Description: The prediction has a mean pLDDT of 82. The RNA shown here (transfer RNA) has 73 nucleotides and comes from an uncultured Gammaproteobacteria bacterium. It matches the Rfam family "tRNA". Gene Ontology term of the family: triplet codon-amino acid adaptor activity. The family's RNA type in Rfam is transfer RNA.
RNA sequence: GGGGCUAUAGCUCAGCUGGUAGAGCAUUUGCAUGGCAUGCAAAGGGUCGGCGGUUCGAAACCGCCUAGCUCCA
Repeated sequence: GGGGCUAUAGCUCAGCUGGUAGAGCAUUUGCAUGGCAUGCAAAGGGUCGGCGGUUCGAAACCGCCUAGCUCCA
């Protein structure tokens, strides 16, 4: 220098064919127990890496950029 992959909740990750952003764990509250462990229920938590484009509509499609991993030289 060139190619490929990854970036979504605090953590690990889903998200089909473009049409309301989700799960588990964690956190908070309530209930069960004399109390703890634990179980059950509910709640909070998101610039979907950044900018631009296409579209009635973009986490998703297109371009560029950033960061990480990897391959070639």